[in-house]
RNA sequence: GGUGGGGUAGCUCAGUUGGUUAGAGCAUCGGAUUCAUAACCCGAAGGUCGGCAGUUCAAAUCUGCUCCCCACUACCA
Numbered sequence: 001g002g003u004g005g006g007g008u009a010g011c012u013c014a015g016u017u018g019g020u021u022a023g024a025g026c027a028u029c030g031g032a033u034u035c036a037u038a039a040c041c042c043g044a045a046g047g048u049c050g051g052c053a054g055u056u057c058a059a060a061u062c063u064g065c066u067c068c069c070c071a072c073u074a075c076c077a
């Protein structure tokens, strides 16, 4: 350099044919429970969906460019 995969909550990850409000588990906070702690239970907070642009009535989802990570591969040394 080329090809492929990936980037969504603090972490690990879903997200169907583009469809109105973006989700789960863990973690955090509050409550309940307990003599107390943990676990279990209830609730809350937490998101520029990597960035920019385009298509569309409508984009996490489609297209182009770009940044970063991983794998394979080629070249130079």
Base pairs, nucleotide, nucleotide: 001073002072003071004070005069006068007067010026011025012024013023019057028044029043030042031041050066051065052064053063054062
A computed fold for a 77-nucleotide RNA from a Chitinophagales bacterium, annotated as transfer RNA. Its Rfam family is "tRNA". Its mean pLDDT, the model's own confidence on a scale to 100, is 82. Taxonomically the source falls in Chitinophagales (Bacteria, Pseudomonadati, Bacteroidota, Chitinophagia). The sequence was found in a public genome assembly.